[in-house]
Context: one part of a larger RNA
RNA sequence: UGACGGGGGCCCGCACAAGCGGUGGAGCAUGUGGUUUAAUUCGAUGCAACGCGAAAAACCUUACCUACCCUUGAUCCUAGGAAUUUUGCAGAGAUGCAGAAGUGCCUUCGGGAACCGAGUGACAGGUGCUGCAUGGCUGUCGUCAGCUCGUGCCGUGAGGUGUUGGGUUAAGUCCCGCAACGAGCGCAACCCCUAUUCUUAGUUGCCAGCGAGUAAUGUCGGGGACUCUAGGAAGACUGCCAGCGUAAGCUGUGAGGAAGGUGGGGAUGACGUCAAGUCAGCACGGCCCUUACGUCCAGGGCUACACACGUGCUACAAUGGCCAGUACAAAGGGCAGCUACAUGGUGACAUGAUGCUAAUCUCUAAAGCUGGUCUCAGUUCGGAUCGGAGUCUGCAACUCGACUCCGUGAAGCUGGAAUCGCUAGUAAUCGCGUAUCAGCAAUGACGCGGUGAAUACGUUCCCGGGCCUUGUACA
Numbered sequence: 001u002g003a004c005g006g007g008g009g010c011c012c013g014c015a016c017a018a019g020c021g022g023u024g025g026a027g028c029a030u031g032u033g034g035u036u037u038a039a040u041u042c043g044a045u046g047c048a049a050c051g052c053g054a055a056a057a058a059c060c061u062u063a064c065c066u067a068c069c070c071u072u073g074a075u076c077c078u079a080g081g082a083a084u085u086u087u088g089c090a091g092a093g094a095u096g097c098a099g100a101a102g103u104g105c106c107u108u109c110g111g112g113a114a115c116c117g118a119g120u121g122a123c124a125g126g127u128g129c130u131g132c133a134u135g136g137c138u139g140u141c142g143u144c145a146g147c148u149c150g151u152g153c154c155g156u157g158a159g160g161u162g163u164u165g166g167g168u169u170a171a172g173u174c175c176c177g178c179a180a181c182g183a184g185c186g187c188a189a190c191c192c193c194u195a196u197u198c199u200u201a202g203u204u205g206c207c208a209g210c211g212a213g214u215a216a217u218g219u220c221g222g223g224g225a226c227u228c229u230a231g232g233a234a235g236a237c238u239g240c241c242a243g244c245g246u247a248a249g250c251u252g253u254g255a256g257g258a259a260g261g262u263g264g265g266g267a268u269g270a271c272g273u274c275a276a277g278u279c280a281g282c283a284c285g286g287c288c289c290u291u292a293c294g295u296c297c298a299g300g301g302c303u304a305c306a307c308a309c310g311u312g313c314u315a316c317a318a319u320g321g322c323c324a325g326u327a328c329a330a331a332g333g334g335c336a337g338c339u340a341c342a343u344g345g346u347g348a349c350a351u352g353a354u355g356c357u358a359a360u361c362u363c364u365a366a367a368g369c370u371g372g373u374c375u376c377a378g379u380u381c382g383g384a385u386c387g388g389a390g391u392c393u394g395c396a397a398c399u400c401g402a403c404u405c406c407g408u409g410a411a412g413c414u415g416g417a418a419u420c421g422c423u424a425g426u427a428a429u430c431g432c433g434u435a436u437c438a439g440c441a442a443u444g445a446c447g448c449g450g451u452g453a454a455u456a457c458g459u460u461c462c463c464g465g466g467c468c469u470u471g472u473a474c475a
Stems, first nucleotide, its partner, number of pairs: 001475002003472003007469007015459002019422005026314008034305002042053002064300003070294001073123001075122002077119002080116002084101007105112002125289002128287003134283002136278003139274001141272001146185006152161003165176003191266004196234007206223002210221003237260001240254001241252004316415001320374007332363003337356002341352004381412001386407007428451007
């Protein structure tokens, strides 16, 4: 000087408390450990691994296993053949054998360009090892308020001072004081979205007034008022008032205002810590393999299953289940696509057909509301499992796809010790969309809107953190 303390002081955070909803019990989905296996490819392992890399494992992917093949396999050079199309046989295919068609383009007539197989060696190739050789990127403490420098001063020196102190703040934020005076990286602001108003512009959006038309509909003429769209501008700054205070600032059911003291959200992550993670995204040093640890191909595996754990979904019901009727979004996607509408089918879907390269067409709510029924039961709760019949995608659904219909109808009656999230348009609850993608194991991830709470006395305690101080057999 740090680090640590079941030392002290001050302060903060869904840290506790106050509340609401979960997990831990059940079934299933998914990841992991373990076990098994020819293989169950590899990595990630307290917080910060475990719905993680993987925003899609039937083949491919694929790195693993079994079996069958290849050995200059990219580029360069040499000699040859145009390229290309196609048939038969063998084989699981990769590939091998045999055959047919075809002779193009440029030319200085030597040859050249593109492509194909062959040869030669320089080399290629490796998801092989080392993240403890590395770059880059990332997690974490933590969006915590800290981390430093120049000059000066103090100290033999390590170092200190500044950065401590008194106030204040979300903040090393600001004020006052002070052997310090200044400065940098952080904080804040500048950026984006959102909440209000004005203005500009009205098409594909809108429709108040006028007119036309329809069974009905902004459908048409038209209009720019309104909604909305998307460019610009204003607006919030403790600016004003009152009280307290030297000041910074704090308090107020103060005024005005759509919004008030950081309005809400996002992006933004200081010096550093963990030899944290990644050599399997990529790059790269060293080491290793080179008729194989490279490459091709078929099938299998990554989907196994006495078990254990994590993360989720669905439930155990009446604030509910079922049936009928009826209303209201936002944000996204769409041409090898989204599909209106009609017909067939109980249905998944099929057939026909229409519009849309989209504010034009299309994919589009559910909870809600109204009426009926069930009457507390393992049930009209719950839907696992299994049997049968189908639909769709795809070369192909046996291992191993999703969906539909009929039947079957398991566990489960609110979950021990323990443990998690959340402070407002939040929790809870309801549906919708997208990426990946032929299809889909999505209950995941990332977004979008609808409905919409309760509670916070307080900081004694648990956890994490900041500042000062104290002790130390620690560095």
The part of an RNA shown here (small-subunit ribosomal RNA, 3' major domain) has 475 nucleotides and comes from an uncultured prokaryote.
The RNAcentral record of the full RNA draws on ENA.